Source information
This is a predicted structure of a 71-nucleotide RNA (transfer RNA) from a Candidatus Aenigmatarchaeota archaeon.
RNA sequence: GCGCCGGUCGUCUAGCGGUAGGACACCGGCCUUCCAAGCCGGUAGCCCGGGUUCAAAUCCCGGCCGGCGCA
Numbered sequence: 001g002c003g004c005c006g007g008u009c010g011u012c013u014a015g016c017g018g019u020a021g022g023a024c025a026c027c028g029g030c031c032u033u034c035c036a037a038g039c040c041g042g043u044a045g046c047c048c049g050g051g052u053u054c055a056a057a058u059c060c061c062g063g064c065c066g067g068c069g070c071a
Stems, first nucleotide, its partner, number of pairs: 001070007010024004018054001026042005047063005
């Protein structure tokens, strides 16, 4: 330099055109003599810029970052 794959709450991960879901963590409540565990609820996220579309995390282009391969 070229090609391929990936980037989603604090962390890990699902979602392939129509309200972004789960686990852990965090916060509140229940329970307990207290703590832990357990149960219930809550906060929090689509890497950036443009395009297509009635509608984009999702499709297209460019960029940035990470990984793999080739040179």
The coordinates come from a structure-prediction model, not an experiment, and the mean pLDDT is 83. Its Rfam family is "tRNA".